[in-house]
The prediction has a mean pLDDT of 80. Transfer RNA from an uncultured Erysipelotrichaceae bacterium, 74 nucleotides, folded computationally. Its Rfam family is "tRNA". It is annotated as a transfer RNA. The sequence was found in a public genome assembly.
Parts: sequence; C1' cells; structure tokens
RNA sequence: GUGCUCAUAGCUCAGCUGGAUAGAGUACUAGCCUCCGAAGCUAGGGGUCAGGAGUUCGAAUCUCCUUGAGCACG
Repeated sequence: GUGCUCAUAGCUCAGCUGGAUAGAGUACUAGCCUCCGAAGCUAGGGGUCAGGAGUUCGAAUCUCCUUGAGCACG
C1' cells in the first nucleotide's frame, strides 16, 4: 500500500430481512434483609450506537469518506 473483519452503557456482549421507548449480564447507587458484611430480593442512574455525509416517510442496521483495532497478502 491492497483486501477482509470489527467499533453499541464503566466492562463483556445481543440487537434478524430498515420500523416498538435501544437491551441483557456484570459493575455502580439506594432500599429491604443482617449484630455488621457477603449472598439474595427490589428499585434507580448511566448510551450523540467510533466521527462525518448520503439514501429513505423512517438508519445501530444500507452506501460513501475518515479515525482506531485485529487478520491476510505484498
């Protein structure tokens, strides 16, 4: 340099063939429980879906560019 794969919550990840209010586990916070913790139960906060542009009535999802990571080739 070329090609391919990937980027979604603090972390690990789902999210189908474009349509719902963007989700789960874990972590965190509060409450319950307990002599106090842990565990358990309940509730809650936390996201420009890497960035930009485009297509569309509608984009996490499709297209293009950029950035970053990995792999292959040279």